This is a predicted structure of a 73-nucleotide RNA (transfer RNA) from Eubacterium limosum. The RNAcentral record of the sequence draws on ENA and Rfam. Its Rfam family is "tRNA". The coordinates come from a structure-prediction model, not an experiment, and the mean pLDDT is 80.
RNA sequence: GCUGAAGUGGCACAGAUGGUAGCGCAAUUGAUUCGUAAUCAAUAGGUCAGGGGUUCGAUUCCCCUCUUCAGCU
Numbered sequence: 001g002c003u004g005a006a007g008u009g010g011c012a013c014a015g016a017u018g019g020u021a022g023c024g025c026a027a028u029u030g031a032u033u034c035g036u037a038a039u040c041a042a043u044a045g046g047u048c049a050g051g052g053g054u055u056c057g058a059u060u061c062c063c064c065u066c067u068u069c070a071g072c073u
Stems, first nucleotide, its partner, number of pairs: 001072007010025002013022001019056001027043005049065005
């Protein structure tokens, strides 16, 4: 330099033919306990890597850029 894959709460990952973004762990609060852990219930936390385009509507489709990984030279 070329090709491909990935980027989504604090962490590891889902996500539909384009239609208000979710699970688990972690966090907070409450219940339970003499107390802690465990268990149960609830709550909060996301500009979906950045920008632009198409569209009534984009995490999703198109273009550019950035980062990481793999392959080729």